This is a predicted structure of a 161-nucleotide RNA (glmS glucosamine-6-phosphate activated ribozyme aptamer) from a Clostridiales bacterium. The source organism's lineage runs through Bacteria, Bacillati, Bacillota, Clostridia and Eubacteriales. Rfam family: glmS glucosamine-6-phosphate activated ribozyme aptamer. For this family Rfam cites "Control of gene expression by a natural metabolite-responsive ribozyme" (Winkler et al., Nature, 2004).
RNA sequence: ACUAAAUUCCAAGCGCCAGAUCCGGCACAAUUGAGUGCCGGGUGACGAGGAGGGAGUUUUAUCGAAUUUUUCGGCGGAUGCUCCCCGGUCGGGCCACGACCGUUAAAGGUACUUCAAAACCGAUGGGUAACCAGCGGGACAAAAGGUGCCGGGUGGCUUGC
Numbered sequence: 001a002c003u004a005a006a007u008u009c010c011a012a013g014c015g016c017c018a019g020a021u022c023c024g025g026c027a028c029a030a031u032u033g034a035g036u037g038c039c040g041g042g043u044g045a046c047g048a049g050g051a052g053g054g055a056g057u058u059u060u061a062u063c064g065a066a067u068u069u070u071u072c073g074g075c076g077g078a079u080g081c082u083c084c085c086c087g088g089u090c091g092g093g094c095c096a097c098g099a100c101c102g103u104u105a106a107a108g109g110u111a112c113u114u115c116a117a118a119a120c121c122g123a124u125g126g127g128u129a130a131c132c133a134g135c136g137g138g139a140c141a142a143a144a145g146g147u148g149c150c151g152g153g154u155g156g157c158u159u160g161c
Stems, first nucleotide, its partner, number of pairs: 014076004019072001020043009046064003052085006086102005091159007108150006120137003124133003
């Protein structure tokens, strides 16, 4: 550069919906019963944290918030976990093994410390409705993280103090 194919705005506490449940329409049933069927539609997890590369694995892959109710039930995926490789740390260098980690590369203990959204209140737009979208107000976590202290291998060669 040409040809062909795929994708259709592109997510990772994320996506999806066959159960369930809710709404609308139609038909049937019923007239004190709240049903059945079909069609169409809605709901179905609130944020925080989490990625060296590859393979494997998944009938729960971390943490809390809310909840008298579906945040039920299920499917798929996934930064989890395991193993290998690479890399870092364990005075410096090299090698072997080991432990713990992932480039801010020490797990653990302890004290202190930073941080959310939904919920809630208000109001806007869309939809017949179930409900959806975004806006304003004002709270409240835990884990991880940060800081201080405690807390670091064995063997061989070599080297600094």